[in-house]
RNA sequence: AUACGACAAAGGCAAACCCUGAGUGAUCAGGGGACGCAAAGCAAAGGGUCUCGCUAAGCCAUUUAAACGGUUUAAACUGUUUCAACGGUUUUCUGGAAGAUAGCCUUACUGCCGAA
Numbered sequence: 001a002u003a004c005g006a007c008a009a010a011g012g013c014a015a016a017c018c019c020u021g022a023g024u025g026a027u028c029a030g031g032g033g034a035c036g037c038a039a040a041g042c043a044a045a046g047g048g049u050c051u052c053g054c055u056a057a058g059c060c061a062u063u064u065a066a067a068c069g070g071u072u073u074a075a076a077c078u079g080u081u082u083c084a085a086c087g088g089u090u091u092u093c094u095g096g097a098a099g100a101u102a103g104c105c106u107u108a109c110u111g112c113c114g115a116a
Base pairs, nucleotide, nucleotide: 004114005113012037013036017032018031019030020029021028022027035103041109043107045106046105047104048101049100050099051098054096055095056094058089059088060087062085063084065082066081067080068079069078070077071076
């Protein structure tokens, strides 16, 4: 120095839960509290999981246009379908965007101690 990690020493971190605050939310910050952790230090690069006030798609309403019909002499009225515009909505599912998680894994970087 590298690997490794002990019923070692010194110190460190802090899950669930509770309180306060931030956020739509995942979650985060502070205090209490310890299940655990040798990187439970740090960075969202890859994967996973999770979230969503955004968006697409879907659905609904309105309007316009077209096609095919109905009534009518006609104007006009009206039915169905489709396209488009605009608005609304979405418990779940799908695509995108944006996020969360480093105590899910991988990866980059850094670091305390020293028995075998």
Model confidence (mean pLDDT): 78 of 100. The RNA shown here (c-di-GMP-I riboswitch aptamer) has 116 nucleotides and comes from a Planctomycetota bacterium. Of the family's consensus pairs, 94% are formed in the model. Lineage of the source: Bacteria > Pseudomonadati > Planctomycetota.